[in-house]
RNA sequence: GGGCUCUUGGCUCAGUAGUAGAGCGUUCCGUUCGCAACGGAAAGGUCGCGGGUGCGAUUCCCGCAGAGUCCACCA
Numbered sequence: 001g002g003g004c005u006c007u008u009g010g011c012u013c014a015g016u017a018g019u020a021g022a023g024c025g026u027u028c029c030g031u032u033c034g035c036a037a038c039g040g041a042a043a044g045g046u047c048g049c050g051g052g053u054g055c056g057a058u059u060c061c062c063g064c065a066g067a068g069u070c071c072a073c074c075a
Base pairs, nucleotide, nucleotide: 001071002070003069004068005067006066007065010024011023012022013021018055026042027041028040029039030038048064049063050062051061052060
């Protein structure tokens, strides 16, 4: 320098045009003498950043940044 994959709540991931979810975690309530487990509820996200296309973009296209992986170059 080039190819490919990835970037979504605190963590691990789903969702791939119709306006964002799960598990774990956190907080509260129930249960218990108390804790754990279990049951219920809640909070938490400008979907990496910027632009384009569309009535509508997390999703498609372009650029940039970061991560992973493979290849090449230099000597």
Molecule: transfer RNA
Organism: Microcaldota archaeon